[in-house]
The prediction has a mean pLDDT of 85. Large-subunit ribosomal RNA, domain II from a metagenome, 678 nucleotides, folded computationally.
Context: one part of a larger RNA
RNA sequence: UCCGGCGAGUUAUGAUGAGUGGUAAGGUUAAGGACUUAAGGUCCGGAGCCGAAGCGAAAGCGAGUGUUAAAAGCACGACAUAAUCGCUUAUCAUAGACCCGAAACCGGGUGAUCUAUCCAUGUCCAGGUUGAAGCUGCCGUAAGAGGUAGUGGAGGACCGAACACACAUCCGUUGAAAAGGGUGGUGAUGAGGUGUGGAUAGGGGAGAAAUUCCAAUCGAACCCGGAGAUAGCUGGUUCUCCUCGAAAUAGCUUUAGGGCUAGCCUCUGGUUAGUCUGCCGCAGGUAGAGCACUGAAUUUCCUAGGGGGCGUCAAAGCCUACCGAAGAAUAUCAAACUGCGAAUGGCGGACAGAUGAUGCCAGGGAGUCAGACUGCACGAGAUAAGUUGGGUGGUCAAAAGGGAAAGAGCCCAGACCUACAGCUAAGGUCCCAAAGUGUGUGUUAAGUGGAAAAGGAUGUGGGAUUUCGAAGACAACUAGGAUGUUGGCUCAGAAGCAGCCACACAUUAAAAGAGUGCGUAAUAGCUCACUAGUCGAGAGGUCCUGCGCCGAAAAUGUCCGGGGCUAAAACACAACACCGAAGCUUAGGAAUUCUAAUGAAUUGGUAGAGGAGCAUUGAAGACGGAACGAAGCCAUACCGAAAGGAAUGGUGGACUGUCUUGAAGAGAGAAUGCCGGA
Numbered sequence: 001u002c003c004g005g006c007g008a009g010u011u012a013u014g015a016u017g018a019g020u021g022g023u024a025a026g027g028u029u030a031a032g033g034a035c036u037u038a039a040g041g042u043c044c045g046g047a048g049c050c051g052a053a054g055c056g057a058a059a060g061c062g063a064g065u066g067u068u069a070a071a072a073g074c075a076c077g078a079c080a081u082a083a084u085c086g087c088u089u090a091u092c093a094u095a096g097a098c099c100c101g102a103a104a105c106c107g108g109g110u111g112a113u114c115u116a117u118c119c120a121u122g123u124c125c126a127g128g129u130u131g132a133a134g135c136u137g138c139c140g141u142a143a144g145a146g147g148u149a150g151u152g153g154a155g156g157a158c159c160g161a162a163c164a165c166a167c168a169u170c171c172g173u174u175g176a177a178a179a180g181g182g183u184g185g186u187g188a189u190g191a192g193g194u195g196u197g198g199a200u201a202g203g204g205g206a207g208a209a210a211u212u213c214c215a216a217u218c219g220a221a222c223c224c225g226g227a228g229a230u231a232g233c234u235g236g237u238u239c240u241c242c243u244c245g246a247a248a249u250a251g252c253u254u255u256a257g258g259g260c261u262a263g264c265c266u267c268u269g270g271u272u273a274g275u276c277u278g279c280c281g282c283a284g285g286u287a288g289a290g291c292a293c294u295g296a297a298u299u300u301c302c303u304a305g306g307g308g309g310c311g312u313c314a315a316a317g318c319c320u321a322c323c324g325a326a327g328a329a330u331a332u333c334a335a336a337c338u339g340c341g342a343a344u345g346g347c348g349g350a351c352a353g354a355u356g357a358u359g360c361c362a363g364g365g366a367g368u369c370a371g372a373c374u375g376c377a378c379g380a381g382a383u384a385a386g387u388u389g390g391g392u393g394g395u396c397a398a399a400a401g402g403g404a405a406a407g408a409g410c411c412c413a414g415a416c417c418u419a420c421a422g423c424u425a426a427g428g429u430c431c432c433a434a435a436g437u438g439u440g441u442g443u444u445a446a447g448u449g450g451a452a453a454a455g456g457a458u459g460u461g462g463g464a465u466u467u468c469g470a471a472g473a474c475a476a477c478u479a480g481g482a483u484g485u486u487g488g489c490u491c492a493g494a495a496g497c498a499g500c501c502a503c504a505c506a507u508u509a510a511a512a513g514a515g516u517g518c519g520u521a522a523u524a525g526c527u528c529a530c531u532a533g534u535c536g537a538g539a540g541g542u543c544c545u546g547c548g549c550c551g552a553a554a555a556u557g558u559c560c561g562g563g564g565c566u567a568a569a570a571c572a573c574a575a576c577a578c579c580g581a582a583g584c585u586u587a588g589g590a591a592u593u594c595u596a597a598u599g600a601a602u603u604g605g606u607a608g609a610g611g612a613g614c615a616u617u618g619a620a621g622a623c624g625g626a627a628c629g630a631a632g633c634c635a636u637a638c639c640g641a642a643a644g645g646a647a648u649g650g651u652g653g654a655c656u657g658u659c660u661u662g663a664a665g666a667g668a669g670a671a672u673g674c675c676g677g678a
Base pairs, nucleotide, nucleotide: 001678002677003676004675005674006673011095012094013093014092015091016090017089018088019087020086021085022084023083026050027049028048032044033043034042035041054061055060064076065075066074067073098236099235101233105226106225107224108223109222110221116200117199118198119197120196121195122194123193124192125190127159128158129157130155134151135150136149137148138147139146163187164186165185167184168183169182170181171180202218204214205213206212239613240612241611242610243609244608249262250261251260252259253258263368264367265365266364267363268362269361270360271359274355275354276353277352278351279349280348281347282346288340289338290337294334295333296332299329300328301327305323306322307320308319309318310317371396372395373394374393375392376391378389379388380387401412402411403410416589417588418587419586421585422584423583427579428578429577430563431562432561436576439574440573441572442571443570449565455550456549459547460546461545462544463543464542465541466540467539468538476534477533478532479531480530482507483506484505487501488500489499513528517526518525590603591602592601593600594599614667616664617663619661620660621659622658623657624656625655632651633650634649635648636647638645639644
């Protein structure tokens, strides 16, 4: 990993509904007993329970009662009907209560053959080294002290085997070993090692103390029991088809991944409303707008007040390119501003139209309380997030099909079954790949299309407007571009050209600025404006707009799915054709609901509610089959909408089928399921 078998809503009692049956203003027996053909039996047994009358705290009264001084009111009742006892089924309650699963808690026992400490009694420590005290001799002293040479043999002394330990490193890591092996290391007469016997026991022991050890188990051992502890948690929960079909919200919750009530679903019964549109009426303070109010905010004027200066003994007073309330003018902003104010939306209504059971009431059963993305208007955030919070639609959830290369939530569209029939939607029509290498008119040259901003640019198309131009424009070339004068001032210098001032002067002229730029220290020099000639027809500016260009650097491999595409296979506009889905139609079939009938409509579906069936094993009754071969097993192109059911052949060798009831140890793929096997 696979195969086979086993494996999970049961039973008792009570309650509430539904279905069905008995009796019925009544219904029913319990314990117990008798009989007995022994059964799901018959008969006694009315104790009790429910109902037929309520009201009141009660006394009590009674179709009324209570309240009250009284009820004229109010509350609960009656004015009439239906109960009760079985059976089946659904759910709830109490029980282990669908099954498996803790860590733990408590009780009673078993453990110190491992290990910790202690007690008793034994035993072990090769060899070598050092050389304490004491003692002796000699020296020494008044006597000592002291010195020296021996002797001696102390020590949690030294080196180092056995023995004990476990510091480093290598190996081992499904090991040779559930702690070892190799090479080194530490202690090795001591708080030493070790044998045997004994003591201490689980909230207890022991501990040179680490939550360390107490039999490979220790922040509380192990075994059995309470015990099926409890588990708002995880996992699992076994045949089929049909009808309907949710929720992820509100309130409360030591509540937030749990629950209760409501909301939304389903089933049964009853009832007669419901929804949309039009019309009429009503409330409102959002979008927008506005600035009288509440605040914010801009400029100017005016000015109370303040600051500064002058003034003065003090002041008055005067001045102020300082600040500035209030006021005036101007121009703004606001979710918590409003002297205004929509559209939608909401509520009500006799009426009209549409729809056609969608509404409401009562009762049985639920599930749901983690929601996700997307469009729109918002809050939080950074007008960030595949972020977060509500509102309002959609889709997913619980929805398959077609498109978006691929894809829960986007676009189209809601799958009863069959068809080698047709038409379309979104999206597409050169090839991959079904359908136009289609038509017409333009645009784009960037592979833009096929990622991006501020900003930048004689890219190019369209439009508007304006200036100049055959009295010759624009560009180019030829020629001129002068004089007063080096304008005045300033300055070292300032001469058109550092800077300042100015009438922006005058003359000659076809024209020429007291000068457009380069240049010089200043001049000089080169240019420009301006003018003439040559040439001969358009030239220049501004604005709006279509499509492009630059801006453009990232990590596996290049932003069309790819190939590839340029009068397009890109973009814009226009008209046409075709393809394209489980949509719609056509043909056949099935089921459900409604209908008197013809017929019509409907039939995606998770949680979940409701309905109808199939199969298995006993039991009862009836009818059968079988050695001329039962069950079981194997094979097969048969039947049924499914669960399933036959038939034939083989194998097998003794039981078994159909129908009607009735009862369950009644269906396996999952539970890191259990047992067995491969």
Its Rfam family is "Bacterial large subunit ribosomal RNA".